[in-house]
RNA sequence: GGAGUCGGCUGGACGGUCGCUGUGCCCUUGCGGGCGUGGAGGAAAGUCCGGGCCCCGCAGGACAGGGUGCCAGGUAACGCCUGGGGGGCGUGAGCCUACGGAAAGUGCCACAGAAAAUAUACCGCCGGUUUUCCGGUAAGGGUGAAAUGGUGCGGUAAGAGCGCACCGCGAGGCUGGUAACAGUCGCGGCAGGGCAAACCCCACCCGGGGCAAGACCAAGCAGGGAGCAGGUGACCAUCGGUCGCCAGGUGUGGUCCGCACCGUUCCCGGGUAGGUCGCACGAGCCGGCUGGUGACAGUCGGCCCAGAUGAAUGAUCGUUCUCGACAGAACCCGGCUUACAGGCCGACUCCGGCA
RNA sequence: GCCUCGGUAGCUCAGCUGGAUAGAGCGUCCCCCUCCUAAGGGGAAGGUCUCAGGUUCGAAUCCUGAUCGGGGCA
Repeated sequence: GGAGUCGGCUGGACGGUCGCUGUGCCCUUGCGGGCGUGGAGGAAAGUCCGGGCCCCGCAGGACAGGGUGCCAGGUAACGCCUGGGGGGCGUGAGCCUACGGAAAGUGCCACAGAAAAUAUACCGCCGGUUUUCCGGUAAGGGUGAAAUGGUGCGGUAAGAGCGCACCGCGAGGCUGGUAACAGUCGCGGCAGGGCAAACCCCACCCGGGGCAAGACCAAGCAGGGAGCAGGUGACCAUCGGUCGCCAGGUGUGGUCCGCACCGUUCCCGGGUAGGUCGCACGAGCCGGCUGGUGACAGUCGGCCCAGAUGAAUGAUCGUUCUCGACAGAACCCGGCUUACAGGCCGACUCCGGCA
Repeated sequence: GCCUCGGUAGCUCAGCUGGAUAGAGCGUCCCCCUCCUAAGGGGAAGGUCUCAGGUUCGAAUCCUGAUCGGGGCA
């Protein structure tokens, strides 16, 4: 100097004027006014996960259903993060990884092919016979995405884990490691195709709903018609009515147990369209120290940082620069994912040159 | 704001327990029939299966993300 990898920060600046909105104080009977002060983001987005909070029967049991899936740790929790292991890619810094189980069971594998998974031989090779056929074999060829382990030597009629060495595989011992796993030792000729983002098995986790949750205040109202109303017991007792239990329905995400409430289905009609809280002090932010490889935790000090309900955060002027991307809260928080013009900083790798 | 369902030919829909040429009706075009049109008969064209990535030998179908649209809740 060139090419690249990883991590972090930023997202025009300053000032004037006029507005909008939350809040504190003051003035005002009230309408309202004055002064001070706060006023979008790293993603506020998608709503994909997890939690707080609230309601329900208080969160139980059984089945069903859903989710996660190498190991250890962090955390309120997670499908997130950190560290490590195995595998893959890259010269490298580094990056990617849905990565339990197919020697539990079931299922699927089109076409081609002899054969797609426990059965078998199309061409070929060898022996017998020689028209052909019978037997042996799985070296080689062929089909296919995938065909019963690979290389070499021996062996044989030809061959074959048939025998042996190494590699692979399996189970076992030992060593290191919390573990995943790695290394090593001898053993077994070798179990046996793939798919679990097919059903499933194993381990762990999950009650349902969502701030339009929910709580309170105020205001207002009117009921009517049709159909169906099971079983049983008690009472009043003429038809019949009342009460209790079961059945049924609702409260639930699906069922049952357990709990609460209730005749039920359809049609017509009546009232409301307001307010307050929830609602922003929180797993909060900033800085220092300590522990830890790290995620993170502990401790000390400082700070208060939008809160609307037709829903505010805007307009305009001046100066200036490198002319400004994606985009805007609506209960809150931790993540993930997606969108994003440009600029800045740090660490590291490879190549080339010079000393 | 929250919950939920879907996107296949110009339109309306099947297919979505994976199998390789993706179908049906209406519409469009061509031919026949008719003096002409309609109806009728025969034939043809027309598809990035919303997009991207993954699993698999193989994806419209399974999984993940994005995008567009529909419905419900005071």
This is a predicted complex of two RNAs, RNase P RNA and transfer RNA, with 429 nucleotides together. Rfam match: Bacterial RNase P class A. The family's RNA type in Rfam is ribozyme. The coordinates come from a structure-prediction model, not an experiment, and the mean pLDDT is 78.